[in-house]
């Protein structure tokens, strides 16, 4: 030059003017004013993982479910990341896998096809045997032909799969039947923290599916900030369903019955079920009251960022520096003007690690292959 | 903002991993009538989207994309 491939970085800036939100500071009895610093993102989105916080009993056993899945390591923790193994793509840079186990056991494989976990349609084939026709011969014997039993699984067709591939030996014809290479199991030794790797032996041969039920191994309580706390205000609950009955003793009462109090039953906390622990009423509908009540939670955090030092990295340790939205109807916006163009996807709502998904332009490294020149 | 559910002809709903996706009402053309309804023939219309597991996927997983439904105290 021209193609790629791998990481990352920004996401308009600057001025003028006019406008909103929070925090401080002054004025003012308030209402509110003026002044001043701050004031959205790489996804803030999806809500798909995981953790932090709160509550519920500082969440206990067990069984159901439920989720991971090739080693090791990193994390608060991950289904996240790094670095390995192996499989599959690239000529390469590299890039991709939900990648335990199908000799624990069930299920399923439509259609086509002979045949789907074993078979024999076309084929191939020696003898021996049955049957047909037939040649020859006087006749028997004799010759072949064909069909049947038989013996094969190369060859052909079907399928996504046809029980190892190829090649040579060997046979009536054929098969791992034997024999080198190759796949693939099984084993012993080396290597490796392990997946896994290479040699070497062995019998030969094992269908495909677990994102099908299932085994194995490890993980798993439930809700979720409209969670929860505390303050105020204001009404009407003898109300209707669920679950709720058996018994003992005592009182009261002529009697139905009624109060107490123990017992087992039942409920509920408890979320799919048992067990265990705690309370004795709970849960729901109907009505009614408060008004989109206030304050807290609410952002100083697993924070950001410079440097050291440990690690191949992920990331960790140690020193320094800095503080960066916190609204509740919900602020971060508009007009000129310049810069060559200023445009994409998009708006915090408790917070954080990530993953996936949208995304105009612009730019820096490292690397690979191709052609050319020197 | 939380937490959930769904998605198959124009509507309502079917389909045990086996496809040529069924049904009922509506639509369309016809025959019957002077016309029109009924009646009776025919017929045409669909799995939200992309990937993936499987020989095969409406079904099974991943990830989107539409739509719906709960969700404040107090008694």
């Nucleotide at each position: 030059u021209g193609a790629g491939u791998a990481a990352g970085c920004c996401a308009g800036a600057u001025g003028a003017u006019c406008g909103c939100g929070u925090g401080u500071g002054c004025a003012g009895u308030g209402a509110u004013g003026c002044a001043u610093a701050c004031g959205a993102g790489g996804a803030a989105a999806g809500u798909c993982c995981g953790g932090g916080c709160u509550c519920c009993a500082g969440a206990g056993g067990g069984c159901a479910g439920g989720g991971u899945g090739c080693c090791g390591g990193g994390u608060a923790a991950c289904u996240c990341c790094c670095g390995g193994u192996g499989g599959a793509g690239g000529c390469g840079a590299c890039u991709u896998c939900a990648a335990g186990g199908a000799u624990a056991g069930u299920g399923c494989a439509a259609c086509a096809g002979a045949g789907a976990u074993a078979u024999a349609c076309c084929g191939c084939g020696a003898a021996a045997c049955a049957g047909c026709a037939g040649g020859c011969u006087u006749a028997g014997a004799c010759c072949g032909g064909c069909u049947g039993c038989c013996g094969c699984a190369a060859g052909g067709g079907u399928g996504g799969a046809a029980a190892g591939g190829c090649g040579a030996g060997g046979u009536a014809a054929g098969a791992g039947c034997u024999c080198a290479c190759c796949a693939g199991c099984g084993g012993u030794u080396a290597g490796g923290u392990a997946a896994c790797u290479a040699a070497c032996c062995g019998g030969c041969u094992a269908u495909g599916u677990a994102a099908a039920c299932c085994c194995c191994a490890c993980c798993u309580g439930g809700a979720g900030c409209a969670a929860g706390a505390c303050c105020a205000a204001a009404u009407a609950g003898a109300g209707g369903g669920a679950c709720a009955g058996c018994u003992g003793a005592a009182g009261c009462g002529c009697a139905a019955g009624c109060u107490u109090u123990g017992g087992c039953a039942g409920g509920a906390a408890c979320g799919g079920c048992c067990c265990g622990u705690u309370c004795c009423g709970u849960c729901u509908c109907c009505g009614g009251g408060u008004a989109a009540g206030g304050u807290c939670g609410c952002u100083u955090g697993a924070g950001c960022u410079u440097g050291u030092c440990g690690g191949u990295g992920a990331c960790g340790u140690c020193a320094g520096g800095c503080c960066u939205a916190g609204a509740u109807a919900g602020a971060u916006g508009a007009u000129c003007g310049u810069c060559u163009a200023a445009u994409a996807c998009a708006g915090a709502a408790c917070c954080c690690g990530g993953c996936u998904u949208a995304u105009a332009g612009a730019c820096u490294u490292a690397c690979u292959c191709a052609u050319g020149a020197a | 903002g939380g937490c959930c559910c769904c998605a198959u002809a124009g509507u309502u709903c079917a389909a045990g991993g086996g496809a040529u996706a069924g049904a009922a009402c509506g639509g369309a053309a016809g025959u019957u009538u002077c016309c029109u309804a009924a009646a009776c023939u025919u017929u045409a219309a669909a799995u939200c989207c992309a990937g993936g597991u499987u020989c095969g996927a409406g079904u099974c997983c991943u990830g989107g994309u539409g739509g719906g439904g709960c969700u404040a105290c107090c008694u």
This is a predicted complex of two RNAs, RNase P RNA and transfer RNA, with 449 nucleotides together. Model confidence (mean pLDDT): 76 of 100.